FMN riboswitch aptamer (RFN element) from Cryobacterium sp. Y11, 138 nucleotides, folded computationally.
The source organism's lineage runs through Bacteria, Bacillati, Actinomycetota, Microbacteriaceae and Cryobacterium.
Order: sequence, then C1' cells, then structure tokens
RNA sequence: CACGUGCUCCGGGGUCGGCGUAAUUCCGAACCGGCGGUUAAAGUCCGCGACCCGUUAGCCCCUUGAAAAAGGGACCAAGCGGUUGAGUUGGCGAAAUUCCAGCACCGACGGUUAAAGUCCGGACGGGAGGCGCACGAG
Repeated sequence: CACGUGCUCCGGGGUCGGCGUAAUUCCGAACCGGCGGUUAAAGUCCGCGACCCGUUAGCCCCUUGAAAAAGGGACCAAGCGGUUGAGUUGGCGAAAUUCCAGCACCGACGGUUAAAGUCCGGACGGGAGGCGCACGAG
C1' cells in the first nucleotide's frame, strides 16, 4: 500500500418583507443543494440512496384429513423490478454540460383558517457511502 472478515463512529441544507381576517404556501427580494463516478472540482453528465408502486417467504387464520399434507385467505421482510426534477452560451486549457463569466432551470408524499425545495410530520427513522480500529493473510 492493496485485499478478506468483524466492529465502533460519522452520514441533508435553506427566510425576510409586503398585501390580507388568515399565507415562512400568494407577491417581491433572498437562501439551500445527500452519496459514488467522471483526464479539472457537478443540485441540472453517468450511476446510487430515500420516498412511492409492484412482486413476495416464513409466521398467522379457515376448510379437508388419523396424520403427512392439500387448497384458500390475510399480512409482509430481504431480494428483484418499476417510477423518480432540472443547462445552456462564451472563455482559458492537453483535458471541464464539473473551473471562470453571462443568462437560466429543478426540487417527492401528507398536513396547514391562503396554494410550501425553506414551516410541521413520517424522521431521535432509514440510507447511498465515508473515516477509523482489530484480526488474518500478502
């Protein structure tokens, strides 16, 4: 330094004002950007995670049966599958939809006396992954 096994820990950010009976939801101006990859650094390139949908064993229930078991029903984990938003122009350069400049765009679901990326909630959850430690064998 790389590899295998195990373990601990870490692992999501963002608002003010105005109008109004009422809005952090409308209007105005702001602010935020998970993880891995990519010859140069990414919210908008490729992939992943979570949310959502489907499939789905065991366990459980019912019927038949002496039993083994068969049939049906409900629930549903892992896994697998599906869905899942958004960018261009110019510049420098060997190389950049990643840097610099300009102008843009996107943001699940439920709730809320008024419509939400920013408030409340599932979530003191989960997780892509990351640092480290131990042992093993190089």